This is a predicted structure of a 318-nucleotide RNA (Bacterial RNase P class A) from a Rhodocyclaceae bacterium.
The coordinates come from a structure-prediction model, not an experiment, and the mean pLDDT is 76.
It matches the Rfam family "Bacterial RNase P class A". By type it is a ribozyme.
């Protein structure tokens, strides 16, 4: 120095100008005015695990589905940590459906005579002449000894089901439904009366269910820091700090100035040298994937451009 391999982190700032929701608040009560909050490392697939709600449930078994070295976290897991084993890589380091084939059944490409049923490609020997014993050659991953559980299948252990469009509560129009009352001796209706015209239904109460509202809803197994125990995942104590909560769904455009990286110049300073650093100008340029919808914990997948830390290989010098 150059390749790598691992575990973090960022995902720009700052001003102005115009929008959006929510909250509060003040009044002239409005699509108003002011303040003041407002998206992620994956919010993403919903793949797994819980909270949390409603429904069901005396108890026992079948069936199902899952998980699977050892030990350990955790609310819990399929997740995380350690560790042994196998495989892969020179190494750092990665991967790993890694329990049982003395319960019982499947299954085995090609090549070989023959592939799990048994059976014979040579040769010897025996004798009942196709049978029995033993030997070798040759294919193959494998030749009768086994292998494969990511095929059934056994063994341990776990699992009730449906979701926040869960639930729960308030309730409009209109049209059904129930109860009373008036109604062909003319209700009701037609401007407020009256005539006149039409000519069956009309008033009132109750209850369901729909629009819609309201509540669940957002401070929580939350983050950060400390000290202590632990290899470590992880727990304990204190101490501090945080308030999107939209329902067709907000959380943005625009301007400018600029950092951090990237290129190019490059004063000068190390060095024998080859080369290394480097003040300072300049020059691109603000980016990627994506976006809450009830809430956490993982996994998985997508992701411009960069930062730091451990570690490994390998070339060069002293």
């Nucleotide at each position: 120095g150059a390749a790598g391999u691992u575990c973090a982190c960022c995902a720009g700032a700052c001003a102005g100008u115009c929008g959006c929701u929510g909250u509060g608040u003040a009044c002239u009560u409005g699509u108003u005015g002011c303040a003041u909050a407002g998206a992620g490392g994956a919010a993403g697939g919903u793949c797994c695990g819980g909270a949390c709600u409603c429904c069901a449930c005396a108890g026992g078994g079948c069936a199902g589905a899952g998980u699977a070295g050892u030990g350990g976290g955790u609310a819990a897991c399929a997740c995380c940590c350690a560790u042994c084993c196998a495989c892969c890589g020179u190494g750092a380091g990665g991967u790993g459906a890694g329990g049982a084939u003395u319960a019982g059944a499947g299954c085995a490409a090609c090549a070989g005579a023959g592939a799990c049923g048994a059976g014979u490609c040579g040769c010897a020997u025996g004798c009942u002449u196709g049978c029995a014993u033993g030997c070798g050659g040759g294919u193959g991953a494998a030749a009768c000894g086994g292998g494969c559980a990511a095929u059934c299948u056994c063994u341990a252990c776990u699992c009730g089901g449906a979701g926040c469009a869960a639930u729960a509560c308030c309730a409009a129009a209109u049209a059904g439904g129930c109860a009373g009352g008036c109604g062909u001796u003319g209700a009701u209706g037609u401007u407020g009366c009256u005539c006149g015209c039409g000519g069956a239904g009309c008033c009132u109460g109750c209850g369901g269910g729909u629009a819609g509202g309201u509540a669940g809803c957002u401070a929580g197994a939350g983050g950060c820091g400390u000290a202590c125990g632990g290899u470590a995942a992880c727990g304990u104590a204190c101490g501090u700090u945080c308030g999107a909560g939209a329902u067709g769904a907000a959380u943005g455009a625009c301007u400018g100035u600029c950092a951090u990286a990237c290129c190019c110049c490059a004063a000068g300073g190390c060095g024998c040298g080859a080369g290394c650093c480097a003040a300072g100008g300049g020059g691109c340029g603000u980016a990627a994937c994506a976006g809450a919808a009830u809430c956490c914990g993982g996994c998985c997948u997508a992701u411009c451009g960069g930062u730091g830390g451990g570690c490994u290989u390998c070339c060069a010098c002293u």